[in-house]
Molecule: RNase P RNA; transfer RNA
Organism: Deinococcus taklimakanensis
RNA sequence: GCGGGGGAAUGCACGGUCGCGCCCCUUUACGGGGUGAGGAAAGUCCGGGCACCGCAGGGCAGGAUGCCAGCUAACGGCUGGUCGGCGAGUCGAGCGGCCCGCGCGGGUGCCUUCCGCGCAGGCGAGCGGCGAAGCCGAAGGACAGUGCCACAGAAACCAGACCGCCACCCCCUAUGACCCAGGCGCGGGCGGGGGUGGUCAGGGUGAAACGGUGCGGUAAGAGCGCACCAGAUUUCCGGGAGACCGGAAGUGCUGGUAAACCCCAUCUGGUGCAAGACCCGACAGAGCGGUAGGGAGGCCCGCCCGUUACCCCGCCAGGAUGGUCGCUUGAGGCGCGUGGCGACACGCGUCCCAGAGAGAUGACCGCGCAGCUGCCGAGAGGCGGCGGACAGAACCCGGCUUACAGUUCCCCCGUGCCC
RNA sequence: CGAGGCGUAGCGCAGCCUGGUAGCGCACUACCUUGGGGUGGUAGGGGUCGUGAGUUCAAAUCUCGCCGCCUCGACCA
Numbered sequence: 001g002c003g004g005g006g007g008a009a010u011g012c013a014c015g016g017u018c019g020c021g022c023c024c025c026u027u028u029a030c031g032g033g034g035u036g037a038g039g040a041a042a043g044u045c046c047g048g049g050c051a052c053c054g055c056a057g058g059g060c061a062g063g064a065u066g067c068c069a070g071c072u073a074a075c076g077g078c079u080g081g082u083c084g085g086c087g088a089g090u091c092g093a094g095c096g097g098c099c100c101g102c103g104c105g106g107g108u109g110c111c112u113u114c115c116g117c118g119c120a121g122g123c124g125a126g127c128g129g130c131g132a133a134g135c136c137g138a139a140g141g142a143c144a145g146u147g148c149c150a151c152a153g154a155a156a157c158c159a160g161a162c163c164g165c166c167a168c169c170c171c172c173u174a175u176g177a178c179c180c181a182g183g184c185g186c187g188g189g190c191g192g193g194g195g196u197g198g199u200c201a202g203g204g205u206g207a208a209a210c211g212g213u214g215c216g217g218u219a220a221g222a223g224c225g226c227a228c229c230a231g232a233u234u235u236c237c238g239g240g241a242g243a244c245c246g247g248a249a250g251u252g253c254u255g256g257u258a259a260a261c262c263c264c265a266u267c268u269g270g271u272g273c274a275a276g277a278c279c280c281g282a283c284a285g286a287g288c289g290g291u292a293g294g295g296a297g298g299c300c301c302g303c304c305c306g307u308u309a310c311c312c313c314g315c316c317a318g319g320a321u322g323g324u325c326g327c328u329u330g331a332g333g334c335g336c337g338u339g340g341c342g343a344c345a346c347g348c349g350u351c352c353c354a355g356a357g358a359g360a361u362g363a364c365c366g367c368g369c370a371g372c373u374g375c376c377g378a379g380a381g382g383c384g385g386c387g388g389a390c391a392g393a394a395c396c397c398g399g400c401u402u403a404c405a406g407u408u409c410c411c412c413c414g415u416g417c418c419c
Numbered sequence: 420c421g422a423g424g425c426g427u428a429g430c431g432c433a434g435c436c437u438g439g440u441a442g443c444g445c446a447c448u449a450c451c452u453u454g455g456g457g458u459g460g461u462a463g464g465g466g467u468c469g470u471g472a473g474u475u476c477a478a479a480u481c482u483c484g485c486c487g488c489c490u491c492g493a494c495c496a
Stems, first nucleotide, its partner, number of pairs: 001415010012368001014366005020036006026029001038390001042401002045399005050272004057301004062268005067081005082139001083137004089130004095126001097123003101119006107186006140263002145261002147257003162203002164199009178189003211229006230254002232251008276325004285316001287315004293305003318495002332351008369388001371386006420492007429445004439476001447463005469485005
């Protein structure tokens, strides 16, 4: 320098004029002062505080989470690790493909110059191995059980025989049928059909086909047996706090799906500030109908009240829509130190930083700065125009997710060149 | 501000729970019937299943994120 990747910060600056919410002061006016959005205030997806629901107690159902350890008030969050996948690139030639050469075969003559096989060599954009920084993972369980796997295919999970192969039995007979790359001719080879059973080696189908290669074995075959390889599982040894990793031996054990039901473990009551508390005021309906339920939970148990309803449900009619609190000092911000790999914890110092209730935080002007752009100029530069993202608090915090113009900084990996 | 639901053809809906073929009615097009129109009959066309990812061999359907729309919720009695 080029390429790849990760993280953090910022989110126009300054001045003036007018205006808005809240607080304070002066003393009432056309006054003064202070303060006033975000990293996401957003989505409301998780977790917590807080408040109420008579006690919130037991069981069931439901819901959530799911490798390990830690952090935290808690979490589905964060930190560190384990395993798996991806990853710039790099290596290779087992499989497949392509190219070149040689040889053999497809009965033969002529024509087509097609097809198949073998050997040797080469290529790599298929394929296989390794894999940086880093990124991603809802990574508990598929030998607890049940279900599903469309179409195609013989067969979709442990059973099944379409072609083919094999054994046995029966029937029929050779001018016939079948085979010999294609056409025509010649020539040659061969018995054919059916039934019963065995077989998953081969063919073809599919996302997925009974683990793969070889040898033995067999009528033909098969983990049927053996060797090696890939995986699974059991036991033991070693390492680690653990997930897990490494090694040895044994077992022929060998589809997928749990973001299908389900099983296991852990957690879990509901509603949300329009929660809720207080003050002031108005209307204060013997209105109509319904049932037996209501007090809180989806259900049951226990407790209380009620069971010809002031109290529960629905409809109609009526009134109010004012004030105060909750409300912003908080798991708070900033700085320093100590401990920890880190998330974070502890200590000291310092700061107070929006609180409305139809809901404030804005508009204009000047000047400058990024950025884009037009004209002039050889160039340096000059003059002019456009123009600054996403978005906006409403009880408060910790996260996640999503949106975001431009700018700045830091770190890591690969590779080239120079010193 | 808070809570709940919906999105499939031009319109109104089913299918989703239990994943493999997207369907029904009206509307639309052509033809027949009619002097013409309507009605009736026959045939036919038309769908990014709101959108982006994930799980799976396979997604309208299962899971997550985003977008849009709709509904409900305050006090007294």